[in-house]
Small-subunit ribosomal RNA, 3' major domain from an uncultured bacterium, 470 nucleotides, folded computationally. Its mean pLDDT, the model's own confidence on a scale to 100, is 85. It matches the Rfam family "Bacterial small subunit ribosomal RNA". Gene Ontology terms of the family: structural constituent of ribosome and ribosome.
Context: one part of a larger RNA
RNA sequence: UGACGGGGGCCCGCACAAGCGGUGGAGCAUGUGGUUUAAUUCGAAGCAACGCGAAGAACCUUACCAAGAAUUGACAUCCUCCUUUAAUGAGGUGAAAGCCUCAAAGUCUUCGGACGAGGAGAGACAGGUGGUGCAUGGUUGUCGUCAGCUCGUGUCGUGAGAUGUUGGGUUAAGUCCCGCAACGAGCGCAACCCUUAUUGUUAGUAACCAGCGGGUUAAGCCGGGAACACUAAUGAGACUGCCGCGGAUAACACGGAGGAAGGCGGGGACGACGUCAAAUCAUCAUGCCCCUUAUAACUUGGGCAACACACGUGCUACAAUGGGAGUUACAAAGUGACGCAAGCUAGCGAUAGCAAGCAAAACACAAAAAGGCUUUCCCAGUUCGGAUUGUAGUCUGCAACUCGACUACAUGAAGCCGGAAUCGCUAGUAAUCGCGAAUCAGCAUGUCGCGGUGAAUACGUUCUCGGGCC
Numbered sequence: 001u002g003a004c005g006g007g008g009g010c011c012c013g014c015a016c017a018a019g020c021g022g023u024g025g026a027g028c029a030u031g032u033g034g035u036u037u038a039a040u041u042c043g044a045a046g047c048a049a050c051g052c053g054a055a056g057a058a059c060c061u062u063a064c065c066a067a068g069a070a071u072u073g074a075c076a077u078c079c080u081c082c083u084u085u086a087a088u089g090a091g092g093u094g095a096a097a098g099c100c101u102c103a104a105a106g107u108c109u110u111c112g113g114a115c116g117a118g119g120a121g122a123g124a125c126a127g128g129u130g131g132u133g134c135a136u137g138g139u140u141g142u143c144g145u146c147a148g149c150u151c152g153u154g155u156c157g158u159g160a161g162a163u164g165u166u167g168g169g170u171u172a173a174g175u176c177c178c179g180c181a182a183c184g185a186g187c188g189c190a191a192c193c194c195u196u197a198u199u200g201u202u203a204g205u206a207a208c209c210a211g212c213g214g215g216u217u218a219a220g221c222c223g224g225g226a227a228c229a230c231u232a233a234u235g236a237g238a239c240u241g242c243c244g245c246g247g248a249u250a251a252c253a254c255g256g257a258g259g260a261a262g263g264c265g266g267g268g269a270c271g272a273c274g275u276c277a278a279a280u281c282a283u284c285a286u287g288c289c290c291c292u293u294a295u296a297a298c299u300u301g302g303g304c305a306a307c308a309c310a311c312g313u314g315c316u317a318c319a320a321u322g323g324g325a326g327u328u329a330c331a332a333a334g335u336g337a338c339g340c341a342a343g344c345u346a347g348c349g350a351u352a353g354c355a356a357g358c359a360a361a362a363c364a365c366a367a368a369a370a371g372g373c374u375u376u377c378c379c380a381g382u383u384c385g386g387a388u389u390g391u392a393g394u395c396u397g398c399a400a401c402u403c404g405a406c407u408a409c410a411u412g413a414a415g416c417c418g419g420a421a422u423c424g425c426u427a428g429u430a431a432u433c434g435c436g437a438a439u440c441a442g443c444a445u446g447u448c449g450c451g452g453u454g455a456a457u458a459c460g461u462u463c464u465c466g467g468g469c470c
Base pairs, nucleotide, nucleotide: 008470009469010468011467012466013465015461016460019425020424021423022422023421026316027315028314029313030312031311032310033309034307035306042053043052064302065301066300067299068298073125077124078123079121080120081119082118083117084116088103089102090101091100092099093098106115107114108113127291128290130289131288132287136285137284138280139279140278141276143274148187149186150185151184152183153182154163155162156161167178168177169176193268194267195266196265198236199235200234201233202232203231204230208225209224212223213222214221239262242256243255244254246252318418322377323376324375325374326373327372328371334365335364336363339358340357343354344353345352346351384415389410390409391408392407393406394405395404431453432452433451434450435449436448437447
């Protein structure tokens, strides 16, 4: 000077408390450990690993295992020789790769050849998801969006250092005010950016339809309109600006007015100096080490999906604020050409056949669901719950056995609200309801978004955890 203290003081945070809903019990999904295995590829490990890398393992992916075959190589540059009809196709063998055989139409030209391509050969080299994240770059997590971390000059101290940055107030904030041997400055805070809430102007199609005319079974469907909504460009608007009160005449706090919005309006992007030799050599790059007929490369099949068990994260439930049947409303944000597909027909259905329209404010996906209304069930392991299993199918795809999703019929397990313990959340939040997208041939209970319905509680800071200042 720091760090630490079951030392003291002050302050903050869903930290506790007050509430609401969960996890821990059940079934299943998924990740991990362990075990097993020829292989179950590798990494991630308290918070900050465990629905994590993986925005999607049937083959491929794929890095793992077994077997087969090949060695200048799957990929790049250079040299020599041969061929010249590069592409590609067919046959034999084979699981395929590979090997063997046959066919086969490049460009330019001074007609010599050149370029390009294929084959053979020699080596320089290629190649490595091999090791080291404790050799590294880059990127990332975390403390933490916490309010801190420093510098110049001056002053003080022999010096390490101190001061400033402490103190009195105040703030979300080292935010601001006042004071002070300090005076200034930088990185952070805040603001500038995006979005959302109000509104003016401009614009008016593919969006809109108040008034006018036409028109329909219906319909902005047509003429037309530029009002309204909306779209998207540019402005306005909020600044403690105004009033009162407290305060030190300050900063600021409290109350009020006006206002769509009030004291940071809500949300996002944005992460200081640094900490954890934190994570990543398997995104990529890279030093050193290692392999070079193999630790590189190709192919088929298998594995990553195993299963006594243990843990994490989820989904579905245990029902009547509910389940079933019928009927009827109201979104937002997206996506679509190797695509989205209306409609008609067939099928109980998953889907299939035909097919309009749409590169989309035009057409389609598309039905929003919870909700409303009517009806049924009558508290039961049930008309709850749907695991598991059987049979028959649909779709994608060379191919669904290992190992896909979905449909129909049948089957109808555990489960009657969960021990110790533990998690999330303070408002359009929790809870609950559906919709979309990325990845993607196919595959979503995951992830990332979107809207609908819409609470309860916060006395307070003694205690638990984490953090800041003295």